[in-house]
Context: one part of a larger RNA
RNA sequence: UUGGGCCUAAAGGGUCCGUAGCCGACUUAAUAACUCUUCUGUGAAAUUGCUAGACUUAAUUUAGCAAAUUGCAAAAGAAACUGUUAAGUUAGAGACCGGGAAGAGGCAGAGGUAUUCCUUGGGGAGCGGUAAAAUGUUUUAAUCCUUGGAAGACCACCAAUGGCGGAGGCAUCUGUCUAGAACGGGUCUGACGGUGAGGGACGAAAGCUAGGAGAACGAUCGGGAUUAGAUACCCCAGUAGCCCUAGCUGUAAACACUGCGAACUAGGUGUUACAUGCUCUUCGUGAACAUGUAGUGCCGGAGUGAAGACGUUAAGUUCGCCGCCUGGGAAGUACGGCCGCAAGACUGAAACUU
Numbered sequence: 001u002u003g004g005g006c007c008u009a010a011a012g013g014g015u016c017c018g019u020a021g022c023c024g025a026c027u028u029a030a031u032a033a034c035u036c037u038u039c040u041g042u043g044a045a046a047u048u049g050c051u052a053g054a055c056u057u058a059a060u061u062u063a064g065c066a067a068a069u070u071g072c073a074a075a076a077g078a079a080a081c082u083g084u085u086a087a088g089u090u091a092g093a094g095a096c097c098g099g100g101a102a103g104a105g106g107c108a109g110a111g112g113u114a115u116u117c118c119u120u121g122g123g124g125a126g127c128g129g130u131a132a133a134a135u136g137u138u139u140u141a142a143u144c145c146u147u148g149g150a151a152g153a154c155c156a157c158c159a160a161u162g163g164c165g166g167a168g169g170c171a172u173c174u175g176u177c178u179a180g181a182a183c184g185g186g187u188c189u190g191a192c193g194g195u196g197a198g199g200g201a202c203g204a205a206a207g208c209u210a211g212g213a214g215a216a217c218g219a220u221c222g223g224g225a226u227u228a229g230a231u232a233c234c235c236c237a238g239u240a241g242c243c244c245u246a247g248c249u250g251u252a253a254a255c256a257c258u259g260c261g262a263a264c265u266a267g268g269u270g271u272u273a274c275a276u277g278c279u280c281u282u283c284g285u286g287a288a289c290a291u292g293u294a295g296u297g298c299c300g301g302a303g304u305g306a307a308g309a310c311g312u313u314a315a316g317u318u319c320g321c322c323g324c325c326u327g328g329g330a331a332g333u334a335c336g337g338c339c340g341c342a343a344g345a346c347u348g349a350a351a352c353u354u
Base pairs, nucleotide, nucleotide: 004325005324006323007308008307012322014202015201016200017199021195022194023193025089026088027087028086029085030084031083033082035078036077037076038075040073041072042071048066049065050064051063052062053061054060092192093189094188095187096185097184098183104178105177106176107175108174109173110172111155112154115151116150117149118148121145122144126137127136163170164169207248208247209246210245211244212243217241222236223235224234259321260320261319262318263317264316267299268298269297270296271295272294273293274292275291276290277289279287280286303310304309327354328353329352336347337346339344
């Protein structure tokens, strides 16, 4: 409770695609479902109002008139809006063309330092670690210096409030395949659009299945310390894992704690991309300035807001569509369903308590 809300109080779905549904630009014509007007019928009586009457008056009651019954059906009209049909338009949307930007995705190849291990020579007592130590390692020659090699992972500087992507996320270089955005042109299509219940796809880390790989790091476990204890913080070692291939899982503070699309409403200042103009120029794939569009930051007026704050990247003013909330706990639990190999995920109460 036909109302109010969702950045921080409860509440935006992790993200996108898309079915039904809902909503939808401009012009002309037709139609008349919707809408509006007129009129007819019907909408019992009682009830209500007015005027008379009857009971001594009132309540009550009788008669007449009126109103109402907000409805339904038929007929005649109107044509602005919504709808439908037909024809068109180009501002939405899409396609096309152009040269650039960029950690976008897949595959293949190449490289870089470091680390560990093996090996060659040198060397000869410690090394390592900490607040201090010890466990550990070392005369079977360690640590350290040096020659050669192997392996796996990672990609310093550049690096940025920088870039790209729908989100998750993405960073050595080269090649190749694939997708998208911005800017500019205004050639083409001609409303083809927006959102999106169900549904589908993608979705960090951890985890699971099978097979590989295994350098460093490192849950668990084992030692050494610390401590009253120390199932920790610190140290030594180190399994799963981290890496690759093929599947599963489907969750995160998946956060900007802010759903998507559109229109309108002061500015200032950085930065990235593109375009145009102008100036400088060592004439180059150079630089500065101005303007426009798109992105990404900061400040800020109106306005909004409980305030913090937001403020053309809105939390302002409006419209369309979806999701969600309704005191705290019990509880994201139980039961049922459904998915999963499992872990568990999704859906999701109540008693009771306060």
Predicted 3D model of a 354-nucleotide part of an RNA (small-subunit ribosomal RNA, central domain) from a Candidatus Woesearchaeota archaeon. It matches the Rfam family "Archaeal small subunit ribosomal RNA". The family has 86 seed sequences and 709 matches in Rfam 15.1. Its mean pLDDT, the model's own confidence on a scale to 100, is 86. The RNAcentral record of the full RNA draws on ENA. NCBI's taxonomy places the organism under Archaea, Nanobdellati, Candidatus Woesearchaeota.